The RNA shown here (c-di-GMP-I-GGC riboswitch aptamer) has 89 nucleotides and comes from Desulfuromonas sp.

RNA sequence: UCCGAUAAGAGCAAACCCGGGGCAACCCGGGGACGCAGAGCUAAGGGCCCGUAUUCACCAGUAAAUUACGGGUAGCCUGGCCGCCGAAG
Repeated sequence: UCCGAUAAGAGCAAACCCGGGGCAACCCGGGGACGCAGAGCUAAGGGCCCGUAUUCACCAGUAAAUUACGGGUAGCCUGGCCGCCGAAG
């Protein structure tokens, strides 16, 4: 360094509930623990989700899809940055 113990010490906290914010996805605080060796940070690439707009076509209206823009998710994957511990190999 790779790697990741039924190791040690610490850490985070899904669902759900309460309060608050947001059109929404979702976020923040408290409770709570399903899990996590980067479940620390980053929205850069892909994925997923939300909102708004969306030519043409149709008797008509609406929706979906598509595309564009904006947003969310780092506990979906990849990449980038920083970092605790040390058995076996």
The prediction has a mean pLDDT of 85.